[in-house]
C1' cells in the first nucleotide's frame, strides 16, 4: 500500500427490507433481611467512531477520513 471483518449505554453485544435505539452485566433508589448476599420492583445512562452526500426520513445506503483485529505483498 491492498483486501476482509469490526467501532452502538461504564462493560459484553443485538438491531430484519431505511421509519422514533434495545438486551444482559454493572450503577442508583425502593422492597425483602438483625445486617449483608441472593431474589423482586422501578429508574438513570447513547452526537450509534468523525465529516459530507442521497432521502420526507440514515445506526442502517454512498464517498472520504480515524482507530482496532486478521490476511496479502
Nucleotide at each position: 500500500g491492498c483486501c476482509u471483518g469490526g467501532g452502538u449505554a461504564a462493560c459484553u453485544c443485538a438491531g430484519u427490507u431505511g421509519g422514533u435505539a434495545g438486551a444482559g452485566u454493572g450503577c442508583u433508589u425502593c422492597c425483602c433481611u438483625g445486617a449483608a448476599g441472593a431474589g423482586g420492583a422501578a429508574g438513570a445512562a447513547g452526537u450509534c467512531g468523525c465529516c459530507a452526500g442521497u432521502u420526507c426520513a440514515a445506526a442502517u445506503c454512498u464517498g472520504g477520513c480515524c482507530c482496532c483485529a486478521g490476511g496479502c505483498a
Model confidence (mean pLDDT): 82 of 100. A computed fold for a 73-nucleotide RNA from Candidatus Zambryskibacteria bacterium RIFCSPHIGHO2_01_FULL_44_22b, annotated as transfer RNA. The RNAcentral record of the sequence draws on ENA. The same sequence occurs in records of 2 taxa. Its Rfam family is "tRNA". It is annotated as a transfer RNA.